This is a predicted structure of a 72-nucleotide RNA (transfer RNA) from Pan troglodytes. The prediction has a mean pLDDT of 81. It matches the Rfam family "tRNA". It is annotated as a transfer RNA.

């Protein structure tokens, strides 16, 4: 240098053109003399940045940037 893919909560994923869940941490409440474990509840991100299509974009184009893996 070429080409592919991945970037969504603290961590670890899923998701679908109509303002996003799951798990595991986290905070609470029941349970317990206490802890844990169990259970129910409750915070937390509007999706890596910038742009262009749409009424409308985390999802579709196009430019970057980091990181993974093949080829040279």
């Nucleotide at each position: 240098g070429g080409c592919g893919g991945u970037g969504u909560a603290g961590c670890u994923c899923a998701g679908u053109g109509g303002u996003a869940g799951g798990g595991c941490a986290c905070a609470u409440g029941c349970u317990u003399u206490g802890c844990a474990u169990g259970u129910g509840u409750g915070a937390g991100g509007c999706c890596c940045c910038g742009g262009g299509u749409u009424c409308g974009a985390u999802c579709c184009c196009c430019g970057g940037c980091a990181c993974c893996a093949c080829c040279a």